[in-house]
Context: one part of a larger RNA
RNA sequence: CGCACAAGGUGGAUGCCUAGGCAGAGAUAGGCGAUGAAGGACGUGGAAAUCUGCGAUAAGCCUCGGGGAGUCGAUAACAGACUUUGAUCCGGGGAUCUCCGAAUGGGAAAACCCACUGCUAUAUGCAGUAUCACAUACUGAAUACAUAGGUAUGUGAAGCUAACGAGGCGAACUGAAACAUCUAAGUAGCCUUAGGAAAAGAAAUCAACCGAGAUUCCCUAAGUAGCGGCGAGCGAACGGGGACCAGCCCUUAAGCAAGGGAAAGAUUAGUGGAAUGAUCUGGAAAGUUCAGCGAUACAGGGUGAUAGCCCCGUACACGAAAAUCUACCCUUUGUGAAAUCGAGUAAGGCGGGACACGUGAAAUCCUGUCUGAAUAUGGGGGGACCACCCUCCAAGGCUAAAUACUCAUCUCUGACCGAUAGUGAACCAGUACCGUGAGGGAAAGGCGAAAAGAACCCCGGCGAGGGGAGUGAAAUAGAACCUGAAACCUUGUGCGU
Numbered sequence: 001c002g003c004a005c006a007a008g009g010u011g012g013a014u015g016c017c018u019a020g021g022c023a024g025a026g027a028u029a030g031g032c033g034a035u036g037a038a039g040g041a042c043g044u045g046g047a048a049a050u051c052u053g054c055g056a057u058a059a060g061c062c063u064c065g066g067g068g069a070g071u072c073g074a075u076a077a078c079a080g081a082c083u084u085u086g087a088u089c090c091g092g093g094g095a096u097c098u099c100c101g102a103a104u105g106g107g108a109a110a111a112c113c114c115a116c117u118g119c120u121a122u123a124u125g126c127a128g129u130a131u132c133a134c135a136u137a138c139u140g141a142a143u144a145c146a147u148a149g150g151u152a153u154g155u156g157a158a159g160c161u162a163a164c165g166a167g168g169c170g171a172a173c174u175g176a177a178a179c180a181u182c183u184a185a186g187u188a189g190c191c192u193u194a195g196g197a198a199a200a201g202a203a204a205u206c207a208a209c210c211g212a213g214a215u216u217c218c219c220u221a222a223g224u225a226g227c228g229g230c231g232a233g234c235g236a237a238c239g240g241g242g243a244c245c246a247g248c249c250c251u252u253a254a255g256c257a258a259g260g261g262a263a264a265g266a267u268u269a270g271u272g273g274a275a276u277g278a279u280c281u282g283g284a285a286a287g288u289u290c291a292g293c294g295a296u297a298c299a300g301g302g303u304g305a306u307a308g309c310c311c312c313g314u315a316c317a318c319g320a321a322a323a324u325c326u327a328c329c330c331u332u333u334g335u336g337a338a339a340u341c342g343a344g345u346a347a348g349g350c351g352g353g354a355c356a357c358g359u360g361a362a363a364u365c366c367u368g369u370c371u372g373a374a375u376a377u378g379g380g381g382g383g384a385c386c387a388c389c390c391u392c393c394a395a396g397g398c399u400a401a402a403u404a405c406u407c408a409u410c411u412c413u414g415a416c417c418g419a420u421a422g423u424g425a426a427c428c429a430g431u432a433c434c435g436u437g438a439g440g441g442a443a444a445g446g447c448g449a450a451a452a453g454a455a456c457c458c459c460g461g462c463g464a465g466g467g468g469a470g471u472g473a474a475a476u477a478g479a480a481c482c483u484g485a486a487a488c489c490u491u492g493u494g495c496g497u
Stems, first nucleotide, its partner, number of pairs: 001496009015482001016446002020417002022414007029406002031160002039100003042055003046078001050074002061094006070082003105114003115129005120123001131157009164195001165193005175182001179229001205212002216243005226234002247398003250342001255335007264326005270318003276291003280287001292309002294298001300312003347371008357383001378393005433440002453481001456468004
């Protein structure tokens, strides 16, 4: 030095586990905010720090219910308290609620600085004082009446929020194997604005000589008819089948909004809730054996191993002082006046855009510009256009459901993950850390049934670490703690060289 065996160190794979995730189902909710939100800063405990809670009344105050023995959050110990005169805890309502933040008295480098007015009456007090819109009143120029303007009062708005909606603006990469029309795509993005849904909506619609009968959504028709440097690609409708169904008004009505009432129900705490003992093994029985019982309950979880009958639950049955909500019904008040059946409209010219349809033979819809009808004896459409025929009535308005979504709440489910997985985050994570900034962004779970977390002794630096003793079923379960692979590093023995 090599090989073999044995015992270790290191390391943290694997197995098992789950506190966290992921995907869905069914219900609910679909908003919060000047009565100051969302989000924060700073405080707040007998106690230093962080989280949680709370706000100078500060891990809390009052009240009404529930509940029934312990409690003073995570968080121990110490100290000290509370509690059957019902605490802690859970739910409803109320009070308090510093400072910043739409932030709103003025300012500002957010959590700070500086004011004025009034009232109490002297203070570190209380209240008010932003802007815009609308309404009302007063006042009031140039300028006579007036108006602009000004002032006061009242009401409202603002800001935040995951996706879904409507509208306005609107790319490029890319594809066309290059690229320009085209495509990507009216997508991404930006802006405005709304609702729990929104939008649309009761035919100047389709159809085809038969007829249908508002809108929305799904399946089909159909990758069809078409459009298209007829390239790449784009791509209907009629009809059929379903979901859901609802019609009305401008003509005094349909109704709409708000409030109240009755009854019933729902939500926000909860209550009751069946049935087992022994033997053996073991540290421990829920396992084994023997003998029983319940079941409208053998869903699930926990308990020292695998429990229907030990515990929590489960089936089932029941429950609200208070607050909130609800179809229908009854009732009150308000609104229902805009326009007068739709004229600078329909239609036409020019230029664009939308329609599956790229100007094409291009109907239809919208309109920047220029023109510009008829009035039901009328007008629009039926894909250039004309006639016949059919069908409908524009230029006013309202309208539930079927549809879309899930920041959030509750219950449940999984041939979903199981710590390099599953959220970035199972753990004090959008943290530490990086960046001037926009922004980027981790690693990190497991002793044991129970801390019983090793009294005491010894070595040692009053160390680190270790050896005894003790606990425990186990300490090679000792906190660098379940299991403990490999790489890598040793020790011992044997053999070889």
The prediction has a mean pLDDT of 85. The part of an RNA shown here (large-subunit ribosomal RNA, domain I) has 497 nucleotides and comes from Sulfuricurvum sp. Rfam family: Bacterial large subunit ribosomal RNA. Rfam links the family to the GO terms structural constituent of ribosome and ribosome.